[in-house]
RNA sequence: CUACGAUAAGAGCAAACUUAUUGAAAGAUAAGGACGCAAAGCCUCGGGUCUAACGUUUGAAAAAGCUAUGAUCGCCGGGCUGCCGAA
Numbered sequence: 001c002u003a004c005g006a007u008a009a010g011a012g013c014a015a016a017c018u019u020a021u022u023g024a025a026a027g028a029u030a031a032g033g034a035c036g037c038a039a040a041g042c043c044u045c046g047g048g049u050c051u052a053a054c055g056u057u058u059g060a061a062a063a064a065g066c067u068a069u070g071a072u073c074g075c076c077g078g079g080c081u082g083c084c085g086a087a
Stems, first nucleotide, its partner, number of pairs: 004085002012037002017032006035074001041080003045077003048072003055066004
């Protein structure tokens, strides 16, 4: 240095839920709160999943269907970076 990941040490993040705000929604942000996480740090490059505002199709209408440009890195792969040092 790389790989690897201990009943090690010092740290870190924060699920569900609640409140407030925001968004068409999925969600996001902040505070509280911890299910868990060796990258649960960052990036949508590829795939998956979620939503369907705009658009479009059907319909007399109400509605229904299709559709990301929206979201999810705590879904997976990939890229970049990082604490410690037993086997």
Source information
The RNA shown here (c-di-GMP-I riboswitch aptamer) has 87 nucleotides and comes from Domibacillus tundrae. Taxonomically the source falls in Domibacillus (Bacteria, Bacillota, Bacilli, Bacillaceae). Model confidence (mean pLDDT): 90 of 100.